[in-house]
RNA sequence: AGAGUUUGAUCCUGGCUCAGAGCGAACGCUGGCGGCAGGCUUAACACAUGCAAGUCGAACGCCCCGCAAGGGGAGUGGCAGACGGGUGAGGAACACGUGGGAACGUACCCUUCGGUUCGGAAUAACUCAGGGAAACUUGUGCUAAUACCGGAUACGUCCGAAAGGAGAAAGAUUUAUCGCCGAAGGAUCGGCCCGCGUCUGAUUAGCUUGUUGGUGAGGUAACGGCUCACCAAGGCGACGAUCAGUAGCUGGUCUGAGAGGAUGAUCAGCCACACUGGGACUGAGACACGGCCCAGACUCCUACGGGAGGCAGCAGUGGGGAAUCUUGCACAAUGGAGGAAACUCUGAUGCAGCGAUGCCGCGUGAGUGAAGAAGGCCUUUGGGUUGUAAAGCUCUUUUGUAGGGGAAGAUAAUGACUGUACCCUAAGAAUAAGGUCCGGCUAACUUCGUGCCAGCAGCCGCGGUAAUACGAAGGGACCUAGCGUAGUUCGGAAUUACUGGGCGUAAAGCGCGCGUAGGCCGUUGAGUUAGUUGAUUGUGAAAUCCCAAAGCUUAACUUUGGAACUGCAAUUAAAACUGCUCGACUAGAGUUUGAUAGAGGAAAGCGGAAUACAUAGUGUAGAGGUGAAAUUCGUAGAUAUUAUGUAGAACACCAGUUGCGAAGGCGGCUUUCUGGGUCAACACUGACGCUGAGGCGCGAAAGUAUGGGUAGCAAAGAGGAUUAGAUACCCUCGUAGUCCAUACCAUAAACGAUGAUUGCUAGAUGUUGGAAAUUUAUUUUCAGUAUCGCAGCUAACGCAUUAAGCAAUCCGCCUGGGGAGUACGACCGCAAGGUUAAAACUCAAAUGAAUUGACGGGGACCCGCACAAGCGGUGGAGCAUGUGGUUUAAUUCGAAGAUACGCGCAGAACCUUACCAACCCUUGACAUGUCUGUCGCGAGUUUAGGAAACUAGACUUUUCGGUUCGGCCGGACAGAACACAGGUGCUGCAUGGCUGUCGUCAGCUCGUGUCGUGAGAUGUUGGGUUAAGUCCCGCAACGAGCGCAACCCCUACUUUUAGUUGCCAUCAGGUCAUGCUGGGCACUCUGAAAGAACUGCCAGUGAUAAGCUGGAGGAAGGUGGGGAUGACGUCAAAUCAUCAUGCCCCUUAUGUCUUGGGCUGCACGCAUGCUACAAUGGCCGGUACAAAGUGCUGCGAGAUCGUAAGAUUGAGCGAAUCACAUAAAGCCGGUCUCAGUUCGGAUUGAGGUCUGCAACUCGACCUCAUGAAGUCGGAGUUGCUAGUAAUCGUAGAUCAGCAACGCUACGGUGAAUACGUUCCCGGGGCUUGUACACACCGCCCGUCACGUCACGAAAGUCGGUAACACCCAAAGUUAGUGGCCCAACCGCAAGGAGGGAGCUACCUAAGGUGGGAUCGGUGAUUGGGGUGAAGUCGUAACAAGGUAGCCGUA
Repeated sequence: AGAGUUUGAUCCUGGCUCAGAGCGAACGCUGGCGGCAGGCUUAACACAUGCAAGUCGAACGCCCCGCAAGGGGAGUGGCAGACGGGUGAGGAACACGUGGGAACGUACCCUUCGGUUCGGAAUAACUCAGGGAAACUUGUGCUAAUACCGGAUACGUCCGAAAGGAGAAAGAUUUAUCGCCGAAGGAUCGGCCCGCGUCUGAUUAGCUUGUUGGUGAGGUAACGGCUCACCAAGGCGACGAUCAGUAGCUGGUCUGAGAGGAUGAUCAGCCACACUGGGACUGAGACACGGCCCAGACUCCUACGGGAGGCAGCAGUGGGGAAUCUUGCACAAUGGAGGAAACUCUGAUGCAGCGAUGCCGCGUGAGUGAAGAAGGCCUUUGGGUUGUAAAGCUCUUUUGUAGGGGAAGAUAAUGACUGUACCCUAAGAAUAAGGUCCGGCUAACUUCGUGCCAGCAGCCGCGGUAAUACGAAGGGACCUAGCGUAGUUCGGAAUUACUGGGCGUAAAGCGCGCGUAGGCCGUUGAGUUAGUUGAUUGUGAAAUCCCAAAGCUUAACUUUGGAACUGCAAUUAAAACUGCUCGACUAGAGUUUGAUAGAGGAAAGCGGAAUACAUAGUGUAGAGGUGAAAUUCGUAGAUAUUAUGUAGAACACCAGUUGCGAAGGCGGCUUUCUGGGUCAACACUGACGCUGAGGCGCGAAAGUAUGGGUAGCAAAGAGGAUUAGAUACCCUCGUAGUCCAUACCAUAAACGAUGAUUGCUAGAUGUUGGAAAUUUAUUUUCAGUAUCGCAGCUAACGCAUUAAGCAAUCCGCCUGGGGAGUACGACCGCAAGGUUAAAACUCAAAUGAAUUGACGGGGACCCGCACAAGCGGUGGAGCAUGUGGUUUAAUUCGAAGAUACGCGCAGAACCUUACCAACCCUUGACAUGUCUGUCGCGAGUUUAGGAAACUAGACUUUUCGGUUCGGCCGGACAGAACACAGGUGCUGCAUGGCUGUCGUCAGCUCGUGUCGUGAGAUGUUGGGUUAAGUCCCGCAACGAGCGCAACCCCUACUUUUAGUUGCCAUCAGGUCAUGCUGGGCACUCUGAAAGAACUGCCAGUGAUAAGCUGGAGGAAGGUGGGGAUGACGUCAAAUCAUCAUGCCCCUUAUGUCUUGGGCUGCACGCAUGCUACAAUGGCCGGUACAAAGUGCUGCGAGAUCGUAAGAUUGAGCGAAUCACAUAAAGCCGGUCUCAGUUCGGAUUGAGGUCUGCAACUCGACCUCAUGAAGUCGGAGUUGCUAGUAAUCGUAGAUCAGCAACGCUACGGUGAAUACGUUCCCGGGGCUUGUACACACCGCCCGUCACGUCACGAAAGUCGGUAACACCCAAAGUUAGUGGCCCAACCGCAAGGAGGGAGCUACCUAAGGUGGGAUCGGUGAUUGGGGUGAAGUCGUAACAAGGUAGCCGUA
C1' cells in the first nucleotide's frame, strides 16, 4: 500500500466482498510446563447454609467460676455500624468532566486560650408475679454511672441598635496520665451556586401557574419559590424549548498516518441504588446494603391468635443463557474499627484452588547418517516423491521423576503462602503436536470416488462421466500449545469527504421571483482590544501511553525518574487582519436628465380570409371517405356553384437559431392605462450591496365550482372497417372540454435536464438595439443573441468571455438497485390529489459515456437467374424411389429448414445384415505369447442325427520345406491353462481425419508508425474503376501475409514431328460391293512438342491515371469456353455405422456360428423422378449422320430354332485390328382425324425365357389378353443467359440376376429473352439507431393462476408507559388541641413550667374511579409489494420496435 466482482471488450460512477488489528469472550478439534493478569456482558431473577462489624471492665452496677490472682456472661454507657465491600436498575441531569465562586457544616486529628464547681431525681440489669406456640411482652420492687436533670461561674461565644440578656463540664486510677467542657485557628471531608462541554428523533413546534420576578415571613448548617401570603405578568424556544427513545459519567481502552470513529470489563475518581414504593428517627455526618416505621408483592414458621425475612458483601444453589470459578487458608504482611494497652474483629486484604480466557517465556531433542531401505503415493513403467526423514551410531538432560539442601517477604516477636522460589546430585531420548488451508483474491497439486446427485461457498462461483473448487488419499503451504469457525468494533471506505467528495448526460440545481432571520461584503483615517497571536502563572488526581533507567535467569509484569496530557482559567504585551465606535471617499448600488427598441402586461373597440349553418338561385346523380371499403349524406334534390345573412374561434403572408418577459409565456389592427430593459450625459446620494432557511406571490396543459358561450376540433360514447381478437391505430358521427367572467388546483422532459451574484482568462464569423469617430464604408464601444474555436476542464460525449475554465460569497440537493416518491402520521385542497416522507424484505449489481460486432418492417451505393423479360417444369393423374406416420417378434442404424428426404445404398431373394425368433459355442469366427503332442495341411466320397451350423464315424488320394543332420529352425494342425481376443455397444457435446454451408462471396489479418486514459482506430475509409481489397489518384500512414488473378488440365486455331490397329489425295491391282491388296503418310485422325491473345495497335472518352466504348487484324478479344483450385472464420452443423481413437459398458454374452423371417409389411402425409394426357403427335415401312466407353468366370460376329424373351453352335478379339453396336430424334412415303381415341399405358389373367443352391414372402424380361387414372393441372413453387434451356438417343460403374425411371459420363438437333434495379431473396462495403452480445429464433412488459416471505389497512381485542381530575388515606414531620397522664426545676401546698400518649388539620405512598394521550401485541377479512420455477393471455418498450418515444393531467 491494495485486491475481486456489472461488460463481448473499455473507461468512469457506484455498491457488495476480502486481506489487518482488537475482544471480560463463545463453539469445534487438539492439549507438556511455568510466570503475570483477568473470569455472570444474560434474570437490578429467586435464594438453602456458613461467614462478611464490632469493640471498650482504665465509664457503671449485677450475676457465674475461682482460695485468690484472674476469667466469663447479659445489660446500662461510650465510640464505630454514613468507612471498607457490591451493583449499574434509574437518571439526558449542575449527574459527570473542566474551570471558577460565596452564604455553610465538619466527630476523630493538630495548635492556642480558658475551665473542669455544687447538687438532684430516675432507670436497665436483677427480684417477684404474670401473658404468649413463638417472636416477644406486662406489672411490682431494688440499684450504679463518663446515662439524665438543675444551680453556680463565663476568657472567648450567641441574641440585641443599645441597655441588657442567654448559655458548660465527667470522671477513671497507685504515681503519672488519659478524659470532659467553652472558644479561636488549621487540616481533612462534605453541602450549595455558576461558565463551557456532554446521544438520537421536527413523521415531537410551541412549553410553563410556584410558573418568571418583587416585598415580607417561615425554614435550612447554608444562598435560594426551598415553603407560604400578597403584588406584577412574566420565563423558555428554530443557536431546537416541550415531548419521545436510548444511556451511569470520566481518567482511559480499541482502531486509525492523522483528523476521527467505536467503546466505558478489570484498575482509579465521581454519582446513583440496596426486594418495590413512601417516611422520618438517631447522629458531626444517613433519610442509612448486613438500623427503624408503614404500604405492596413474594418466601418461611405457626398451637391460626400471630410472627419472621431481604447475598446488586465472600463462597455457594436453582433459574436464565452460547457463556464466566472454591460453600478453600490466614490475619504472617498492607490497611480499617474499638481499646491506655495487651488484644479482639476484619470473605477489606494477602494467598492458594479451578479453567489454554488472554499476554509472555520454555520444551517436545542435538550431531552424524544414501543401500537414497521398507511401506505409502504418483508414473510416460524409465523413474519420481515422502526423504537425512526413519533405522543405525555418537551425544545432551531444559521439562518431568527420585534424593539432598534451602531463602527473601520480618526493623524485636509473629510466615497463611510453604519445605514455596532457588541450588546440588542421579538415571534415562526418556513424559510431551496439533489445527486449518491448497480455483482466483491468497502462500500451497496430483490420483481415485461421485456425476447439477451428494455436497462446497467470504465475494466471484464450483458439481450435468476425464472436478487442482464436493469426499478420500499422497504431497504441499501457514500458524503452533494452539489452530479454525461464528459474533462484534475500527480500518481499508476519499462509501458523510474539517483534514478530504460531488450535482449538463452516472444519485443530485427548488418551476420562477420578492423578501425576513442568518451568512458574506468596496477605498481610507483614528480609537478600542471581543476574536487573534506571544509570554508568564495556576490547574490539567494517580494509574495508562511515550522516553530513559532499575528489579524478577529473559520476557510479559513491576518499580523509579522524565516528558506529555494538544484543555480550561487568570495576568500581561502587541494591534497587522476580522469585529465594534467615530469620521472621510466614489470605482459597487441607486437617483436625475435626454434619447430609444420591443409578439412585456391589462382593458375597450375594430377588421378581413377561412369554416359551419340558414335562406334563395342554377343544376343532376351521385357525393364523401380509404391501402381498399363501409358506416354517413343525397331524387323530400346532396356534392358542385352563385348571392345574402348569422355565429363562434383563431389571426395566413410579414416571420427571421428576430424581439420582449423572472419563469410559465407573449404574434391581426387601433386607443387608453402600466411594468421592466438599453444607450448617452456624469449633476446628486454615499456601501444604501450579494445571497437568502422559514414566509409571501406568480406559475403551461389537464382538472374542479358557478354563470355564460359553443363555429371548428374533440377524451367518454356510438357505428363502420382492420384483425385470430382489436375495448386501438384508419373512417363517419359525437358529449364533456377547448372560449369568456369569477374562484380553486400548484403539478410538467416546468429543460440549457446547467441555482444566484462578482472578478479574471486568445480569438473569428453572423445578427438585434443604441452611441461615437472619420477616410462614407469602414472602425471603435456598450447591452443582447447565435455558430466555430485556443488555453483550461471533463469518464467520455462535449463546454469553452452566455464556461461545464480559474477564484470568491450565499442558498438548495445527493450518498447502490428494487421496495417507493409508496405506507403511516401531519399540513394544504370542494374533490381529484399535492407537499413532507420511512421501514421490513430482496438483489450483486443497477447506471453513464464511448468501442467492436450483430440486427432494423433505418438510409444511400453495388452485385447475383435475386426480381423483371422469356423458355421448360413441379404442385393435379398413374407408377418408381426416398422419407414421415402407423403396424410388427423385427419392420437394424444414421441423415432433419436452407445445408435430411433417387441421401450413406456405384445394386437388401440367401449372403450383404448391423434387426427379430429359434438351435449351438465359450481362449472363442480373427491376432500374439507359453507348454505338450502329431507331421502333412488339405481335398473328395459317404453313413447316422439335425432345419442348418454342428456332432459321432467310415473310405479314397497324398505323406511339408530348409538343414550345420541336432525332437536345430520354419510351417501346419490338435489339446491345456492363462494373459487376452471380440463388440455396427454409449458418448460426433471428449477427439483426429474427411465433408456440407455461407461462397469462388471478396474479403480476413499482421509488423512498424501515428491518434485515443482505454476498449480500439488508422492502414482496409474517400474520388474513380473492376468479375475481384482488380488497378489508379488522394490521404498519418508505410509496408507485408492468407485470399483474388496467374501458374495446372480439357477444349477452340496453326506449325513441327511420328504414322499402326488409323487415313486414302495421287499410282497400280482386285471385287457384285467394301483401304480389300501393293504402296503412300498429303488430308482426316491419333500421340508428343511448340506457337498464338498482351487492352499489344488505332480512334473517342476519362484527370494527362486506372480504365471504359468502338474499330482493325485474327481461329479466338478484353478472366475466349469449361474444369480443378474454397482465405480468416460461422453453424458445440454431419459422421464413434468407412477408418482411427480417449473414457465408460458387456465377457457361457451387448461376442461367435447357423436356419428361417425382416429391412419390400400399409387407412395416410410429404419429397425427388419417370410416363403421359396427344396431330410440332401415334403407328407401319424405308433411309442418313455421332461421340465416349466396356470386354477372358468376358464381349460374343455369323448360322440354325423360337412370334419373342431367348436357346444351340461358335469365327474373331486381352482389342484405334474383333465384339457389345441397329444410335435416336431427323428425312422420305403411308395411315390415323380430335375421340378417353390406333392417345395413355397402370392394373389384372394365362403362358413362357433367363440368372441363381433357391425367384412364396421378394427378381428382371418376353408373348397373348385386359386397357385404370389422366383432356395440361388451385394457392403456391422451381431450373436455365448459348452450343445454354428444351429435346433425342448412347455408354459405364455397382452387378450371378435385378428393383436403374437413379447416378456418372457421351455426343445429335438446338431456341427465346434481359427495358432495367422500384420491389422479393441472398451477399458486400459505407452510414445511422439500439435497452441486443447465446447477438432479433435477441431482449422484454403487465394482468391472471400456484407456492412462499415481510409489510400496510381492518370490526375489534389484550397489554405497557407517562400525565390529569376526583375519592380513600398508612407510617411520618409540622401545627393545633378540650379532657387525660407524668420522677428531676419553681412552689410549704394547691398548682405552675415542661413533657407524654391521645385526638384534629395540611401534605402524602400504595389503592380505587373516570375520560383522554401515546406505544406495542394480536385480529376474520382485505391491499399492494418482493421472490420462485415451469404455466395462461397478449406483445407495451428497445430498430422509424412496425401508431416515434417520453413527461404532467383527465
Description:
This is a predicted structure of a 1450-nucleotide RNA (small-subunit ribosomal RNA) from an uncultured bacterium. Its Rfam family is "Bacterial small subunit ribosomal RNA".